The RNA shown here (transfer RNA) has 73 nucleotides and comes from a Candidatus Margulisiibacteriota bacterium. The sequence is in RNAcentral, with records from ENA. NCBI's taxonomy places the organism under Bacteria, Bacillati, Candidatus Margulisiibacteriota. Its Rfam family is "tRNA". The family's RNA type in Rfam is transfer RNA.
RNA sequence: GCCCCUGUAGCUCAGUUGGUAGAGCGCAUCCAUGGUAAGGAUGAGGUCACGAGUUCAACUCUCGUCGGGGGCU
Numbered sequence: 001g002c003c004c005c006u007g008u009a010g011c012u013c014a015g016u017u018g019g020u021a022g023a024g025c026g027c028a029u030c031c032a033u034g035g036u037a038a039g040g041a042u043g044a045g046g047u048c049a050c051g052a053g054u055u056c057a058a059c060u061c062u063c064g065u066c067g068g069g070g071g072c073u
Base pairs, nucleotide, nucleotide: 001072002071003070004069005068006067007066010025011024012023013022019056027043028042029041030040031039049065050064051063052062053061
């Protein structure tokens, strides 16, 4: 230098013919217990890396930038 994969909640990750963004763990409150752990219920938490384009509508498609991983020379 070229090519491929990847970026979504605090962490690990789902999310496909484009149509209201989710799970587990963690966190908060409550239940329960004589108390703790385990368990149960509820809830908070997201500019979907950034910018632009297409579209009635973009996490999703296209282009560019940046970060991470891998390969080739």